[in-house]
Context: one part of a larger RNA
RNA sequence: CGUGGGGUUUUUGAGGGAGUUUGCCUUCAGUACGAGAGGACCAAGGUGAGCCAAUCCCUAGUGAUUCUGUUGUUGCCGUCAGGCGCAUAGCAGAGUAGCUACAUUGGUAUGAGAUAACCGCUGAAUGCAUCUAAGCGGGAAGCUCUUCCUAAGAUGAGAAACCCAUGUCCCGCAAGGGACGAAAGAUCCGUGGUAGACUACCACGUUAAUAGGCGAGAGGUGUAAGCAAUGCAAGUUGUUUAGCUUACUCGUACUAAUGAUCAAAGA
Numbered sequence: 001c002g003u004g005g006g007g008u009u010u011u012u013g014a015g016g017g018a019g020u021u022u023g024c025c026u027u028c029a030g031u032a033c034g035a036g037a038g039g040a041c042c043a044a045g046g047u048g049a050g051c052c053a054a055u056c057c058c059u060a061g062u063g064a065u066u067c068u069g070u071u072g073u074u075g076c077c078g079u080c081a082g083g084c085g086c087a088u089a090g091c092a093g094a095g096u097a098g099c100u101a102c103a104u105u106g107g108u109a110u111g112a113g114a115u116a117a118c119c120g121c122u123g124a125a126u127g128c129a130u131c132u133a134a135g136c137g138g139g140a141a142g143c144u145c146u147u148c149c150u151a152a153g154a155u156g157a158g159a160a161a162c163c164c165a166u167g168u169c170c171c172g173c174a175a176g177g178g179a180c181g182a183a184a185g186a187u188c189c190g191u192g193g194u195a196g197a198c199u200a201c202c203a204c205g206u207u208a209a210u211a212g213g214c215g216a217g218a219g220g221u222g223u224a225a226g227c228a229a230u231g232c233a234a235g236u237u238g239u240u241u242a243g244c245u246u247a248c249u250c251g252u253a254c255u256a257a258u259g260a261u262c263a264a265a266g267a
Base pairs, nucleotide, nucleotide: 001153005164006163007162008161009160010159011158015150016149017148018147021049022048023047024046025045026044027043033038050108051107052106053105054104055103059101060100061099062098066094067093068092069091070090071087072086073085075084076083077082111145112144113143118138119137120136121135167180168179169178170177171176185262186261187260188259189205190204191203192202193201210256211255212254213252214251215250216249217248219245220244221243226239227238228237229236230235
């Protein structure tokens, strides 16, 4: 820009793409077969491998924004105490959210149709025979569907529901042309994340819980400092399952979501 008014949501599916893997075990059955040795087809069930996808409840890893222990220090907070800085994150032990696999769950199914090689029925040419010449069947992990993804620029531009609107002014005899700006709606902008390279997508913008802050909780760490008791002291004990706490949950307008534009009166 088009899809003959403008828009929101949900869709149909022409077309395109992806996928299609496989082992072992049990039963059938020590049956058919075979002198024996050995040993099935068909069919039913089970359990794995590989590959793919989703998810983080469990298990595990990470978790340089959480907690703790600890060494050195000629640095800093005037000194002690208590801390900070630096030393690979100083070293070490744990660990929330998130991310992840070694974790969990699911899929790789089933059926139909037309066929290939091949196997047949009926059957002439050729009184026989012959699957083929007319005609009719069976038959593959392959083909077309069935499954998943995408898809109406499929210009053949599809469908359904719902929302908004038919105003004012100018030119013109009219047809028509021009201008303005209402609506539904959309965008910019702002606060952000279930999204993300950017964009896009999604939530929210005071009629508000979108982010931060604050309050409470969960989870983590593991019993703070100070004081007291005790001990010559290192220390131990009590106050104290304390103190601290990132990403998680709930609540709460304290802070920041200010403001601006497009669209457009048509059958």
Large-subunit ribosomal RNA, domain VI from a groundwater metagenome, 267 nucleotides, folded computationally.
The RNAcentral record of the full RNA draws on SILVA.